[in-house]
């Protein structure tokens, strides 16, 4: 330098046009003599950034940035 893949909650990841979910973690409560495990509820997201397409974009297209891999 060229090619491909990835970027979504604190962490690991779903979701692939109709305004976002799970597990773990966190908070409250139940329970216990107490702790852990367990049960119930709750909070937390400019979906990397900027444009384009569309009535509508996390989702499709282009660019930029970051990460990983391959080729030279």
């Nucleotide at each position: 330098g060229c090619c491909g893949c990835c970027c979504u909650a604190g962490c690991u990841c779903a979701g692939a046009g109709g305004u976002a979910g799970a597990g773990c973690a966190c908070c409250u409560c139940c329970a216990u003599g107490g702790u852990a495990a367990g049960g119930a509820g709750g909070g937390g997201g400019u979906c990397a950034c900027g444009g384009g397409u569309u009535c509508a974009a996390u989702u499709c297209c282009c660019g930029u940035g970051g990460g990983c891999g391959g080729c030279u």

Transfer RNA from Candidatus Peregrinibacteria bacterium Greene0416_19, 72 nucleotides, folded computationally. It was read from a public genome assembly. The source organism's lineage runs through Bacteria, Bacteria candidate phyla and Candidatus Peregrinibacteriota. The coordinates come from a structure-prediction model, not an experiment, and the mean pLDDT is 82. It matches the Rfam family "tRNA". From the family's description: Transfer RNA (tRNA) molecules are approximately 80 nucleotides in length.